[in-house]
RNA sequence: ACUCGUAAAAGGCAAACCGCUUUAAAGGGCGGGACGCAAAGCCAUCGGCCUAAGUUUUCGUAAUAUCGCGAAAAUACGGUUGCGAGGUUGCCGGG
Numbered sequence: 001a002c003u004c005g006u007a008a009a010a011g012g013c014a015a016a017c018c019g020c021u022u023u024a025a026a027g028g029g030c031g032g033g034a035c036g037c038a039a040a041g042c043c044a045u046c047g048g049c050c051u052a053a054g055u056u057u058u059c060g061u062a063a064u065a066u067c068g069c070g071a072a073a074a075u076a077c078g079g080u081u082g083c084g085a086g087g088u089u090g091c092c093g094g095g
Stems, first nucleotide, its partner, number of pairs: 002095004012037002017032006035082001041088003045085003048080003054075008
């Protein structure tokens, strides 16, 4: 330097769930808690997935239209790295 993670040591992170908090929501933050994790360190760049405030379209309501109100569908500029890929850094041990 490359590669691997069968065993060990030192340490690390923390799913579900609960409490508080924040957001339109998804989700996030803090504390408790451990299902798991060798990058479950860091980066939303690509795909996937979640949500749909706003926007657009359609329908309804009213009396035709506009406006208003209601509903449905589409949509990320909102999220998720503990879904995969990519980038980047790194502990211990083996080869």